The RNA shown here (SAM riboswitch aptamer (S box leader)) has 114 nucleotides and comes from Mesobacillus foraminis.
The prediction has a mean pLDDT of 82.
It was read from a public genome assembly, where an Rfam model found it.
The organism belongs to Mesobacillus, within Bacteria.
[in-house]
RNA sequence: UUCUUAUCCAGAGAGGUCGAGGGUCUGGCCCUGUGACGCCUCAGCAACCAUCAGCAGGCAAAAAGGCUGAAAAGGUGCUAAGUCCAGCAAGUUGUCAAACUUGGCAGAUAAGAA
Repeated sequence: UUCUUAUCCAGAGAGGUCGAGGGUCUGGCCCUGUGACGCCUCAGCAACCAUCAGCAGGCAAAAAGGCUGAAAAGGUGCUAAGUCCAGCAAGUUGUCAAACUUGGCAGAUAAGAA
């Protein structure tokens, strides 16, 4: 970098440093010199992996894999706004302005594979 699977309406910020951008892209709308983004320290959130327990299943016996739960010391992640909203397609309603629903695209994170 690519592919696969799962999740994305919940949750959780202070200090230091830097100095002008940031929220992926486009449009909108926001955040930002009352200091953004990034980085560092500390704190926190969550529970994907790993760990532990139970259940079902399976088996000669196990293991792998599945479901549920616990915990938070390990590997990651996250701590403005629903992934900030929309974008493409279909459908429903409609005062024809639009609203809503579902799916998709793109993206993020984790685990696995190439």